[in-house]
RNA sequence: UGACAUCUCGCGGGAGAGACCGGCCCCGUUUUGGGCCGGCGCCGAAGGAGCAACCGCCCCCGGAAACUCUCAGGCAAAAGGACCGCGAGAAAGAA
Numbered sequence: 001u002g003a004c005a006u007c008u009c010g011c012g013g014g015a016g017a018g019a020c021c022g023g024c025c026c027c028g029u030u031u032u033g034g035g036c037c038g039g040c041g042c043c044g045a046a047g048g049a050g051c052a053a054c055c056g057c058c059c060c061c062g063g064a065a066a067c068u069c070u071c072a073g074g075c076a077a078a079a080g081g082a083c084c085g086c087g088a089g090a091a092a093g094a095a
Stems, first nucleotide, its partner, number of pairs: 001095001006090008018040001020039007041075003047071001048069003054063003
């Protein structure tokens, strides 16, 4: 000087599924909109959990998914959003 990889922040992209039904309240000329409670139906890409290919080292043990579950979350818009790209910073650091 500084690759690969990790974390944080910023920007861009970012799917799925009822603007369901009933009751109450607020706003509102009407249509509409918002909140709470209850009910049923759905979604998987915040998070969480489970199994497992696989990996670490033969066992034990540990790590482990976009798979599975749907506890949570979500089912107009908004918000959120795994993941991807770019930039910056932090720590570490091959050659």